[in-house]
Context: one part of a larger RNA
RNA sequence: GAACGAACGCUGGCGGUAUGCUUAACACAUGCAAGUCGAACGAACCUAUGAAGCUUGCUUCAUAGUGUGAGUGGCAAACGGGUGAGUAACGCGUGGGAAUCUACCCAUCAGUACGGGACAACAUUUGGAAACAGAUGCUAAUACCGUAUAUUCUCGAGAGAGGAAAGAUUUAUCGCUGAUGGAUGAGCCCGCGUCGGAUUAGAUAGUUGGUGAGGUAAUGGCUCAUCAAGUCAACGAUCCGUAGCUGGUCUGAGAGGAUGAUCAGCCACACUGGGACUGAGACACGGCCCAGACUCCUACGGGAGGCAGCAGUGGGGAAUAUUGGACAAUGGGCGAAAGCCUGAUCCAGCAAUACCCGUGAAUGAUGAAGGCCUUAGGGUUGUAAAGUUCUUUUAGUAGGGAAGAUAAUGACGGUACCUACAGAAAAAGCCCCGGCUAACUUCGUGCCAGCAGCCGCGGUAAUACGAAGGGGGCUAGCGUUGUUC
Numbered sequence: 001g002a003a004c005g006a007a008c009g010c011u012g013g014c015g016g017u018a019u020g021c022u023u024a025a026c027a028c029a030u031g032c033a034a035g036u037c038g039a040a041c042g043a044a045c046c047u048a049u050g051a052a053g054c055u056u057g058c059u060u061c062a063u064a065g066u067g068u069g070a071g072u073g074g075c076a077a078a079c080g081g082g083u084g085a086g087u088a089a090c091g092c093g094u095g096g097g098a099a100u101c102u103a104c105c106c107a108u109c110a111g112u113a114c115g116g117g118a119c120a121a122c123a124u125u126u127g128g129a130a131a132c133a134g135a136u137g138c139u140a141a142u143a144c145c146g147u148a149u150a151u152u153c154u155c156g157a158g159a160g161a162g163g164a165a166a167g168a169u170u171u172a173u174c175g176c177u178g179a180u181g182g183a184u185g186a187g188c189c190c191g192c193g194u195c196g197g198a199u200u201a202g203a204u205a206g207u208u209g210g211u212g213a214g215g216u217a218a219u220g221g222c223u224c225a226u227c228a229a230g231u232c233a234a235c236g237a238u239c240c241g242u243a244g245c246u247g248g249u250c251u252g253a254g255a256g257g258a259u260g261a262u263c264a265g266c267c268a269c270a271c272u273g274g275g276a277c278u279g280a281g282a283c284a285c286g287g288c289c290c291a292g293a294c295u296c297c298u299a300c301g302g303g304a305g306g307c308a309g310c311a312g313u314g315g316g317g318a319a320u321a322u323u324g325g326a327c328a329a330u331g332g333g334c335g336a337a338a339g340c341c342u343g344a345u346c347c348a349g350c351a352a353u354a355c356c357c358g359u360g361a362a363u364g365a366u367g368a369a370g371g372c373c374u375u376a377g378g379g380u381u382g383u384a385a386a387g388u389u390c391u392u393u394u395a396g397u398a399g400g401g402a403a404g405a406u407a408a409u410g411a412c413g414g415u416a417c418c419u420a421c422a423g424a425a426a427a428a429g430c431c432c433c434g435g436c437u438a439a440c441u442u443c444g445u446g447c448c449a450g451c452a453g454c455c456g457c458g459g460u461a462a463u464a465c466g467a468a469g470g471g472g473g474c475u476a477g478c479g480u481u482g483u484u485c
């Protein structure tokens, strides 16, 4: 000198664009953050119409409805959002590889036949404070099961064996099954690169390799049996400490050094530890089971919970925001669609936290008054002010008023922007002035009070302390502190 997710002190006019718990991966009240489909299904309810019964306003039955949802079923919930605890690792970066899977989507080929038995809901009922659980009975399906068929599918050397489906509606579509290819996504392997410590020198028994088997979507000690005794290491193994990695960011002429907030890619985690289930995909943040710590409810028998989602609270801290609006846009899920959901997102609120406009312009000497200094003549503040003539950016008032949206739909928002009006009107501070370092005098104080980044100032003439006048620097900021180059 530059920089910052900064903080503190003094000060503060406006808008725009960004950014905003770096500390306790500490604990969390409350609300919301993942639903959707009635064009898969059977009940129930609601409304309307009709019929019957009669107690004349109810009951029963039938039909209809873009009607409503608890339940069965499908898809989604593995995305999106958060955090960086762990991890020195094929985790990440980069470049390769073969032994793999891939719902929804696209293309092609073939098919969609015949049957069956249940379980929720519901009804009755039992236990329980509750959470919830049980018994009996009834029922539908795109739920479940069997049979048939089988192309390029699977197993097999072959012969042969095995393997599927589901229907719905507004009758035009949407589906369903098998197979092949693609696309996308993912799993796996390898070369190279990736912090410090040798005051860490040896480490390792599933350890290293073979054979056989199991397991997986798939290779493989991934696991097991057995055989051999290997494997890694001074080119730093092992151990210890620290740390998410990268694109990037800051600095620097560069080389380098430091760093990894926001944005983007990858990874890991979801109260702590472990485990599997479902599924195309998880060993699953707002799923399940077990154990633990903590909190809450309890009728003491037993139960409930997980903000490192968005707000918000306590706590910690020098320090970091609203318990806001909207699905209008972009995107996501479901749905044939209408649409519903979406604290993703888009907006608004708060904060000078950081970068980009203004606080006026011209003229104006009697060099006014006042202040300060003075050798008492004057000098300086100073064209500064006043005065005169103008301008109106921002802010203010009034009127108009978008784009963002396409036929409709705008949270933002009567916002941005435009026009008119009035009036310099509403808008300047902070630090410094001994040298380094731009900027000097007077008074007060008297090694006191104090200053200070270094050198050092202060003990009676202090340009170094405090105040004033003057000056210098930067400016809605200025200075200090911290950190990096």
Base pairs, nucleotide, nucleotide: 001485002484003483004482006481007480008479009478010477013357015356016355017354018353019351020350021316026314027313028312030311031310032309035075036074037073040072041071044068045067046065047064048063049062050061051060052059053058054057082269083268084267091194092193093192094191095190096189097188100186101185105182106181107180108179109178110177111176112175113147114146115145116144122137123136124135125134126133127132153162154161155160167174168173169172195241196240197239202232203231204230207229208228209227210226211225212224213223214222244266245265246264247263248259249258250257251256271292272291273290274289275288294305295304296303297302322348324347325346326345330344331342332341333340334339360390361389362388363387370381371380372379373378394426396421397420398419399418400417404412429474430473431472432471433470434455435454436453440469441468442467443466444465450457451456